[in-house]
RNA sequence: GUGGCCGUGGUGUAAUGGCAGCACAACAGGCUGUGGCCCUGUUAGAGCGGGUUCAAAUCCCGUCGGUCACC
Numbered sequence: 001g002u003g004g005c006c007g008u009g010g011u012g013u014a015a016u017g018g019c020a021g022c023a024c025a026a027c028a029g030g031c032u033g034u035g036g037c038c039c040u041g042u043u044a045g046a047g048c049g050g051g052u053u054c055a056a057a058u059c060c061c062g063u064c065g066g067u068c069a070c071c
Stems, first nucleotide, its partner, number of pairs: 001070007010024004018054001026042005047063005
């Protein structure tokens, strides 16, 4: 340099164009003599910029980062 794949809470991940879920973590409360386990609740997310569409995490283009292959 060329091509492929990936990018979603703090972490790991899911979702056939139609309410962004789950687990762990964090925080608050309950339980307990204390802690842990357990229970309840809360906070927090689409890499960035455009386009298509009534509607985009999803489709298209560009770009950035990571990764693999070739050179």